[in-house]
RNA sequence: GGUGGGGUGGCUGAGCGGUCGAAGGCGCUCGACUCGAAAUCGAGUGUACCGCAAGGUACCGUGGGUUCGAAUCCCACCCCCACCG
Numbered sequence: 001g002g003u004g005g006g007g008u009g010g011c012u013g014a015g016c017g018g019u020c021g022a023a024g025g026c027g028c029u030c031g032a033c034u035c036g037a038a039a040u041c042g043a044g045u046g047u048a049c050c051g052c053a054a055g056g057u058a059c060c061g062u063g064g065g066u067u068c069g070a071a072u073c074c075c076a077c078c079c080c081c082a083c084c085g
Base pairs, nucleotide, nucleotide: 001084002083003082004081005080006079007078010026011025012024018068027045028044029043030042031041032040046059047058048057049056050055061077062076063075064074065073
């Protein structure tokens, strides 16, 4: 340099145009159980900004594009992995 795969919350990971920050797991917080822990069970839990609050807006590597609608399709770039030269 070429080809293919990938980049989604603190971590992992599904989601493959249509309500929706977006399943599940781990972690964390609170509670139950216990003499107390562990295990187990229940509930909650992304970040930033605006707002007294209720709530709203934005964000799926970055920037553009297509579309009524994009994490999802297209283009460029960045990063990781594998193979080829």

This is a predicted structure of an 85-nucleotide RNA (transfer RNA) from Candidatus Terrybacteria bacterium RIFCSPLOWO2_01_FULL_58_14. The coordinates come from a structure-prediction model, not an experiment, and the mean pLDDT is 82. Rfam family: tRNA. Rfam's curators write: Transfer RNA (tRNA) molecules are approximately 80 nucleotides in length. The sequence was found in a public genome assembly. Taxonomically the source falls in Candidatus Terryibacteriota (Bacteria, Bacteria candidate phyla).